[in-house]
Context: one part of a larger RNA
RNA sequence: UGCAGGAGAUCUGAGAGGAGCUGCUCUUAGUACGAGAGGAUCAGAGUGGACGCACCUCUGGUGUGCCAGCUAUCGCGCUAGCGGUACGCGCUGGGUAGCUACGUGCGGAAGGGAUAACCGCUGAAAGCAUCUAAGCGGGAAGCCCCCCUCAAAACGAGAUCUCCAUGAAGGGUCCGGGAAGACUACCCGGUUGAUAGGCUGGGCGUGUAAGGCCAGUAAUGGCUUCAGCUUACCAGUACUAAUCACCCGGCAAG
Numbered sequence: 001u002g003c004a005g006g007a008g009a010u011c012u013g014a015g016a017g018g019a020g021c022u023g024c025u026c027u028u029a030g031u032a033c034g035a036g037a038g039g040a041u042c043a044g045a046g047u048g049g050a051c052g053c054a055c056c057u058c059u060g061g062u063g064u065g066c067c068a069g070c071u072a073u074c075g076c077g078c079u080a081g082c083g084g085u086a087c088g089c090g091c092u093g094g095g096u097a098g099c100u101a102c103g104u105g106c107g108g109a110a111g112g113g114a115u116a117a118c119c120g121c122u123g124a125a126a127g128c129a130u131c132u133a134a135g136c137g138g139g140a141a142g143c144c145c146c147c148c149u150c151a152a153a154a155c156g157a158g159a160u161c162u163c164c165a166u167g168a169a170g171g172g173u174c175c176g177g178g179a180a181g182a183c184u185a186c187c188c189g190g191u192u193g194a195u196a197g198g199c200u201g202g203g204c205g206u207g208u209a210a211g212g213c214c215a216g217u218a219a220u221g222g223c224u225u226c227a228g229c230u231u232a233c234c235a236g237u238a239c240u241a242a243u244c245a246c247c248c249g250g251c252a253a254g
Base pairs, nucleotide, nucleotide: 001153005164006163007162008161009160010159011158015150016149017148018147021049022048023047024046025045026044027043033038051107052106053105054104055103059101060100061099062098066094067093068092069091070090071086072085073084074083075082076081111145112144113143118138119137120136121135170248171247172246173245174190175189176188177187178186195241196240197239198237199236200235201234202233205229206228211224212223213222214221215220
C1' cells in the first nucleotide's frame, strides 16, 4: 500500500516446512526343523543408543550487586570495628533467581488409502494352459493422509461474532514495566491502579554478626546466638513514580 465503509476479536486451511532411525534382552520355545551339534519364522513384551523438542522439580555448572574466611598494604587520629587496592571478582569456601547440560519429561508410533518388485482369483484370444487381454484381490522403512509448526499478498486477497454512525468505534503519542527484546516490534499496567521502586512479612543462601559478659598471662575459646546479614524469588501494602493532555481516525460508501 492492497484486500471497495471503519474497527476489535476468533477461525478455515490452498500451500509450505518439520518429523520419519535402530540395537539388545525376554516370552512364544530349547518348540518347529535336525541323527546330533545346533536352532527359528510368525506374534507379543521390556529396556537401551543416537537424534529432536520442551523444561529447571531433582543432580550439577555459572552466578563480577548474596554470605563467610584469608594475606599484604593504605585510609577512617589510635584500639576495636570497617572500607579501598591487589585482573578488566585480590585469593579461598559456599550460593538465590535467571541462563543452562552432564539433569528431567516427551517424541518417532498406531491407523487409513493408492501402489513397486512380487504373490494370487476368475479368464479368453489359443476347446488346453495362462495373474491380463476385459474384470477382481494381496503386497514395502518408500508415496498420499494421519502427527507437529507456519500460513488469506491463497491478488481466486476467504469465513464467523461483536462494535461504530462521527472527530464515533478504535488506535497511537506519552508514562510504569516485562521469562518480550539490538532498535523496532510483542505483551501487561497507567489512580475505577499492585506496573516498577520502597517498606513489611515469608522464602532461599551463608553459617552463629557487632557490642557486652565469662574463662585464660595471651593467642584464643565460651555465652548472649540455628545468630547477624541476605541480589534477581513469593506475597501484602498506594509511601514514591505511572500526572495532565494531545494526535490520528470523518460524517453513510456505486
The part of an RNA shown here (large-subunit ribosomal RNA, domain VI) has 254 nucleotides and comes from a groundwater metagenome.
Model confidence (mean pLDDT): 90 of 100.